[in-house]
RNA sequence: UAAUUGAAGAGUUUGAUCCUGGCUCACAGUGAACGCUGGCGGCGUGGCUAAGGCAUGCAAGUCGCACGGGGUAGCAAUACCCAGUGGCGCAAGGGUGAGUAAUGGAUAGCUAACGUACCUUGAACACAGGCAUAGCCAGUCGAAAGAUUGGGUAAUUCCUGAUGAUGUUAUGACGGGGCAUCCCGAAAUAACCAAAGAUGAGGACCGCAAGGCUUAUCGGUUUAAGAGCGGGCUAUCUUCUAUCAGCUAGUUGGUGAGGUAACGGCUCACCAAGGCUAUGACGGAUAGCUGGUCUGAGAGGACGACCAGCCACAUUGGCACUGAGACACUGGCCAGACUCCUACGGGGGGCUGCAGCAACGAAUCUUCCGCAAUGGGCGCAAGCCUGACGGAGCGACGCCGCGUGUGGGUUAAGUUCUUCGGAAUGUAAACCACUGUUAGGGUUAUGAAAGCGAUGGAGGAUACUAUACUCCAAAGUUGAUCUAGCCCAGAGAAAGGGACGGCUAACUCUGUGCCAGCAGCCGCGGUAAUACAGAGGUCCCAAGCGUUACUGAGAUUCACUGGGUUUAAAGGGUGCGUAGGUGGUGCGUUAAGUCAGUUGUGAAAUCCCCGGGCUCAACCCGGGAAUAGCUUCUGAUACUGGCGUGCUUGAGGCCGGUAUAGGUUACUGGAACGGACGGUGGAGCGGUGAAAUGCGUAGAUAUCGUCUGGAACGCCAGUGGUGAAGACGGGUAACUAGGCCGGUUCUGACACUGAGGCACGAAAGCGUGGGGAGCGAACGGGAUUAGAUACCCCGGUAGUCCACGCCCUAAACGAUGCAGACUAGAUUGCAGCGGGUCUGACCCCGUUGCGGUCGUAGAGAAAUUGAGAAGUCUGCCACCUGGGAAGUACGGUCGCAAGGCUAAAACUCAAAGGAAUUGACGGGGGCUCACACAAGCGGUGGAGCAUGUGGCUUAAUUCGAAGCAACGCGAAGAACCUUAUCCUGGGCUUGACAUGCUGGAAGUAGAACAUAGAAAUAUGGACGAUCGGUAUCCAAUCCGGAACCAGCACAGGUGCUGCAUGGCUGUCGUCAGCUCGUGCUGUGAAGUGUCGGGUUAAGUCCCAUAACGAGCGAAACCCUUAUCUUUAGUUGCUAACAGGUAAUGCUGAGCACUCUAACGAGACUGCCGGUGUUAAACCGGAGGAAGGCGGGGAUGACGUCAAGUCCUCAUGGCCUUUAUGCCCAGGGCUGCACACGUGCUACAAUGCCGUUGACAAACCGAAGCAAGACCGUAAGGUGGAGCAAAUCGGAUAAAAAACGGCCCAGUUCAGAUUGAGGGCUGCAACUCGCCCUCAUGAAGUUGGAAUCGCUAGUAAUCGCGGAUCAGCUAUGCCGCGGUGAAUGUGUUCCUGAGCCUUGUACACACCGCCCGUCAAGUCAUGGAAGCUGGUAAUGCCUGAAACGCCUUUCGGUGCUACGGCAGGACCGGUGACUGGGACUAAGUCGUAACAAGGUAGCCGUAGGGGAACCUGCGGCUGGAUCACCUCCUUU
Repeated sequence: UAAUUGAAGAGUUUGAUCCUGGCUCACAGUGAACGCUGGCGGCGUGGCUAAGGCAUGCAAGUCGCACGGGGUAGCAAUACCCAGUGGCGCAAGGGUGAGUAAUGGAUAGCUAACGUACCUUGAACACAGGCAUAGCCAGUCGAAAGAUUGGGUAAUUCCUGAUGAUGUUAUGACGGGGCAUCCCGAAAUAACCAAAGAUGAGGACCGCAAGGCUUAUCGGUUUAAGAGCGGGCUAUCUUCUAUCAGCUAGUUGGUGAGGUAACGGCUCACCAAGGCUAUGACGGAUAGCUGGUCUGAGAGGACGACCAGCCACAUUGGCACUGAGACACUGGCCAGACUCCUACGGGGGGCUGCAGCAACGAAUCUUCCGCAAUGGGCGCAAGCCUGACGGAGCGACGCCGCGUGUGGGUUAAGUUCUUCGGAAUGUAAACCACUGUUAGGGUUAUGAAAGCGAUGGAGGAUACUAUACUCCAAAGUUGAUCUAGCCCAGAGAAAGGGACGGCUAACUCUGUGCCAGCAGCCGCGGUAAUACAGAGGUCCCAAGCGUUACUGAGAUUCACUGGGUUUAAAGGGUGCGUAGGUGGUGCGUUAAGUCAGUUGUGAAAUCCCCGGGCUCAACCCGGGAAUAGCUUCUGAUACUGGCGUGCUUGAGGCCGGUAUAGGUUACUGGAACGGACGGUGGAGCGGUGAAAUGCGUAGAUAUCGUCUGGAACGCCAGUGGUGAAGACGGGUAACUAGGCCGGUUCUGACACUGAGGCACGAAAGCGUGGGGAGCGAACGGGAUUAGAUACCCCGGUAGUCCACGCCCUAAACGAUGCAGACUAGAUUGCAGCGGGUCUGACCCCGUUGCGGUCGUAGAGAAAUUGAGAAGUCUGCCACCUGGGAAGUACGGUCGCAAGGCUAAAACUCAAAGGAAUUGACGGGGGCUCACACAAGCGGUGGAGCAUGUGGCUUAAUUCGAAGCAACGCGAAGAACCUUAUCCUGGGCUUGACAUGCUGGAAGUAGAACAUAGAAAUAUGGACGAUCGGUAUCCAAUCCGGAACCAGCACAGGUGCUGCAUGGCUGUCGUCAGCUCGUGCUGUGAAGUGUCGGGUUAAGUCCCAUAACGAGCGAAACCCUUAUCUUUAGUUGCUAACAGGUAAUGCUGAGCACUCUAACGAGACUGCCGGUGUUAAACCGGAGGAAGGCGGGGAUGACGUCAAGUCCUCAUGGCCUUUAUGCCCAGGGCUGCACACGUGCUACAAUGCCGUUGACAAACCGAAGCAAGACCGUAAGGUGGAGCAAAUCGGAUAAAAAACGGCCCAGUUCAGAUUGAGGGCUGCAACUCGCCCUCAUGAAGUUGGAAUCGCUAGUAAUCGCGGAUCAGCUAUGCCGCGGUGAAUGUGUUCCUGAGCCUUGUACACACCGCCCGUCAAGUCAUGGAAGCUGGUAAUGCCUGAAACGCCUUUCGGUGCUACGGCAGGACCGGUGACUGGGACUAAGUCGUAACAAGGUAGCCGUAGGGGAACCUGCGGCUGGAUCACCUCCUUU
C1' cells in the first nucleotide's frame, strides 16, 4: 500500500423489408477419448464402464520390565529366540459410492435426558485368602481342517472376604435457581460397592536362603474435575413427477410397565380415535451430502474427479458376542449364490487395501524402493510393525518453463504462377563470422537430519548414598530417492498440425464433371469449382494441432435482475363464489416484517490482496481480507402486519321516477302456404343456361267459396334497445330479474380478484312421448360432364316444432380476462335530469349512463389503436415458449352413445409464421386504345398444279429455323460447279491458302503438245523468264532476294458448345412508356415526382398538387408525295413565228407551258363563332392545292423471351492433324401410301374467243440491250443500224373501249396429264431445265368445322419492270403505274395492349402454387391373442442361527432372515396381425385450397362418398364485386 474495473455479436425464412421465432457459429472448461506428429524438465493427475469375478505376494501387530514353560549358544553366570496364558491394539489408518429424498447432509441451537479406554490435574487407597485353566505330558478320532478324554501347572487370569466416601440408592426440614417435567447447594440417617503387581538400587532392621522391608520408576483401585472424542433431540434449507389425491392399526395420543449410557410406541398391556394432506401427504423416478469446481458482467446455470468434513457400505441377507467404543473391510454364528480342496465322510474362501490378472469397454499406470522423513500401534526402552506415508516408474492426460540457433549474405538453381515483360517462394538456402541453453561425456561437492547416543558435567527431590529423572556438552551412528557447480566437444541430435466461399485471419493453377467427394449453419460439385482432390503460396497455433463427446456462456430462447398473449405461440364460452392473494381514511398501542449497531458462528484448504521460497513460472509457504446465512443483545417506528377506537369518499340499503325483442307461463290474431270438398273452365302446367324427370282429359295449372293443419311473425325496424354470455321481435294478461336518473335518509370497508367447486351455455346430435304445413342431411330419379358418389332440377325420410331428461361443443370473436385511478378534443344516436327565454313549444346551454364515427399525445413490427386504449399505473386470475407428429396415443375422469375434459413421446424439418412493399396473375372492378369485334368487300379451308415443312423411304435424301414471332424461311435462282465427310469410289500429306527460320536454287520456275486414266494426277516435253547490289558498261562470274524444291515451326476444319460470347436480327410494339438528381414521407423494403380533374395519336398539353427539375422514348429535325415562286433549258417540251412530210418538235427558232432537278414559299388551331375552368383542347366555319399528325417512308426507350444465328463474320474453351483437312468422278439435296402451311389457275356470261395502231409509271442494257430487213405457224434463226443511254434498244402496256361469235352445257368454261415434233442455253438437259407447235382434254359447277386480309387512291382487279442469273423450276420476292369500290363514326361480346384500383398461400411469378386416396422403399411409434423379465407390497406355508421365556438335562416355545405357494398392482422387453405418422428428382387418380380459384372460404356438428371432399343446420369475415340504407370527415 491492498483485498467488488464489470456487460460486443454474426449466419440462416423473403424478389426485397420490418418483426416474431427456432436452428447454427465465434468464447471458456474437462479425471477425457480418437487421428496425425513428438526434443527436454518441473508440478499435478490417471478404471467415470461390471458395488461383476479374482491367481500370487504384501497391507496389524506388539510387550519376556505380567506368567509358567520350551529351544539355541556357553563350563557357568548369562545372552538371544519362541508357541501358549495374560495386557493393550485390531471400532484408527486405507478403499468405494451400491443403497439412501431423510434414520442422511448443511447451518443455528438444545441435552436440567447421556457416555467416555488411552491423556492432564486434585483427593484417597492397594489388607487377608481361595478355586481353576491353556501351554505341557499320556492317549483316541479324522484325508485334512481340527476335535476330544485323562493327569498336572503359573500370573497384572478368575473368585471370596475386609476397609471405604466425595460414589450409588432411599428419606430429606431449609436456601437458591430455572424452561413445564425440574435443577443446584446443604445438616443428618440407613444400605451397597475396590484393588496387582513388575523392574532397578539398597545402608540400617528382619529372614538359613529366596526374600521381606525401604526407595525410585512403571503399572493397579475408588472418586472429583478438565481436555478431546462420541450418543440423542429441535428448527430452517435440501431433485423431478398430480397421466401418483387421498394415506395411516403401533397408526396418533394417554396410563402403567419393560428396555437403554440416555429421551422416546423404542417394546408390551390396557384405554381413547386419533394423526398427515393441495404450503402436495401417500406413491413413482433419479441421486451419497457439503466446503467447493466450471462458466457467467452479475443474478444464475451445470457439476460434486483429485484435496478436506460428514454419512453409508464391505460377496448377498439376518444375528448377536467381546469391548470404553462395533452389531466390527483383512473377528464370530446361521442361511443363499459363486468358487477351491477332498480319501465323498467333510472342509476352506471373500482385493469397494497396495500392486497385479482376465472380462467389460472409446478409455485409465509398476505384481517397484524405503520406513531415511511425517504420522500411527505396542513397549520403561532399545526396538519391532506400518502398500498410511515418503519416493521412483509408465501415459503430451493437464498446467508451467526452455530449446530446435544468432548476425550478415544473393534478384542462384529448382518449383509455382504469368498479361511472356516478369512475379513469388526469398535473407529463405548456399557461403562468411559467431554463440553453447538442453540432450551427451568427465569431475568436485551441498542439502533434505530432526534424532538415537557410549561417556562427562550440573540441578532439584529423598532420612542418606546410588540409580532413575531434567538440563548441558559429546566420540560414534542413521539417505529409499532427488538435486547443484565446474570442465570438454560440436550447429552438430530436436517441427508439426489445422485452415484458406461467408460467418472467420488467409488465393491461385491443374485434375474431376450432380461423378468422386465436402459440409458446424447457409450450402458447394451437371466442362472455365478461391467450397471436391493434388500442387504452389498464404494464415493461425505450436510440442503440440485438429476432431468427437459433455457443461456453462452467447440465449432477454422460462425473462428475480430481464419476456409476452387483437392479427406472429398465447384471454378460460359466460357468470356466481370457497381457499388464497391484495386492500380507503384519522388516532392510539405493539415491534412480527423492515432498518441501524452489536455478540457468537460461518473448520482447514480453495478464490482475492500483500509478502516470501524454488534461477522465472506453474507449484509451495506466512499474514491479511472476504463469506451469503443463522444467532445474541440494544435501539428506531416512516411504511406493511397485529390489537383497539373512530370517519365517509369505496361498497351496500331506503325513497321517488324511468326505458326496454330481459325471463317464465297461459290465452289469442291476421297474411302467406299445403290439404279436403264443391263451382267455373278445358290443355297444358311446372322447371332450367337449355332441358328432362314430375303433375295433368280419372279434368291439372288458373280462379271462386267453405272447412282443416302446422310453423313463422311483414311494415314499424334504426352501426336502435335488453341481457353475464348463449341469446331475445305479432297482441294481451299474470308472476319475476337487472339497469339508469334524481333525493342525500341509513350502515360504516361490509371491498377487488378468484385455483378447485357450482350454475348457465347457439346449432347439430341422443332417449321417451306427442306433432308434422313448409323446408330438408340420407335416399330415388332427371340433367351437366371425359367421369359427376357434386354444383342445377323433380321428389323425399330423420330432423326442424312441443314436453321432460341428456350432451357441453362453435370463427362460443371485439379473435382484445375482471376491477380501479389518471391522461386534448370534435360530432352523433338512445334513456334521464337541470338551467335560460314572462309561461309553454321549438331552440340554446350544462350534466349522468349506454351505443357509434373521426382524431392529439402516446403506444405498436406494422395494419392500426387512441378516455369503452392495444396509452400511463395498481391488484388478482388464466394462458404461451420453433414447425410437423397432435389436441393425437396411453392412463384417468364425465357421457346412453356420438364424443368431451385432461394430455405426451419417439421420429422428422431449418424453417413454420405476422404485417407491410414492389411486381406478376385473376373465369375481380373502372377508364382507354387497336381491322380486336361489329358493319362491309375479297379470300383460305373443297379441285388441279407450284412451292416449303413434317413423316416415310434411302448408300445419302447435308445443315439450320418450331405457337403468335418455323413452314414461296436462311436460298436475290441445287443439271456439273454451287455443296457443307450427305453417300459411293479414286488420290494428296507442310498440304488448296498465310507467315517465319534453315539449306538448295539458270536451261531453274513455268509451259504448248503427247501418252495412261472417269478425272484428280503421273511420265515425257519443243519453248522458256524476273528484282537489288557488286563505282560505270557487258557478262549468268559473285552476293542477296522472289518464284520453286527439301526440312522445321505451323496451316486447315460449314467439327461441338448460340446454355461461355461479340456483332446482327425477330417479338411485345411506333405500344407510351422507362428512369434519374435534390427535397419530402416511411424504422425499412419503398413511396412521392409519374397520382387526381380535363385533353391528346402520345407521361401530348393544361389545371391542381411536397414536390421542383432533368434524361431516354412520343413529337420535331431527314426522305418522298400533293400546290406555287425563282433559277437552269439538253437528250426534254412546242404556245407564237417560219420551213417541211403520207404522218410525226421532223427542222429553224423559242424556254411561255409540261417536264426535269436544285434553292425556297406554304399549314401555325394562325383567323371567326360556340363549348370548356378566363386553361389545355374539342366542335363548326372562312380562306386555301392541302386543315387539325395532309398521305407514305426511314427512325424502335428501359427491358422480356438463357428467343434466333459458332453454316455470313469475329471469338473463349474442347475435339481432329496420312484426317472431322485438301483434290477429283458419279450420285443425292428433286426420292412418295400420307398430313399441314403459303400461293397460282379456275369453276365462267360483270364471262370466254376473234378482230381493231386508246392511255402509263418505274426500271434495265457492253462477255450487254439490240432496231429496221429476211426465213420459220411459232419458239426462234440469219444479220448487226443505233446506244455506256431524258438521245438508241428492251417496249406492242393490259384491263378499258368498239365490232362480231358463243347461249348456261362439264360447254368455244377450265386447263392438269399424256403422245408426237421442234427451239434455246450450256462441256453436258437420263436422273433433273425452260420455251414453241399439233394432238389429248383430268379434277373442278363457289367449297364442312374453322379461319385470314383490308377504313381510300385503300380493298379488289389489270398489266409493266428489276435483282439473282449461261439457262431456268419466278405462280416467289422487291418495285411501278392503270381502273377503282363498299361499310363503320359504335365498344355489349372475342383477342391483344396501356393506366388506376382490388384480392393473392404466386416471385422460375397461373405453363404458378398446391390437397388427399392408391402403389413402391426406409424409419420410429400406438393397439394386439399371447410369451417373457423385473419392482414393491399383501395373505398363507416353512421356521436356520442368535436372543428372550420354560425346563435338572434332553429339549420345547416366541420373534424372525432366506425359501415356497396364491391372487392382484406397477414398470420393461418381445409378438403373427393391424392403425395412423414421417421422409423419399421426375409412379396412378382426380383438382379440394390460394384470384369471386371458377359452387366465397372457414368453425362446430350430423349423414354420405375411390380420394381430395359433398350436403343439411347454426355461426364467423380472417369474403371479391355492384347497388341501396346508415354513419363519419371536409367544404
Molecule: small-subunit ribosomal RNA
Organism: Phycisphaerae bacterium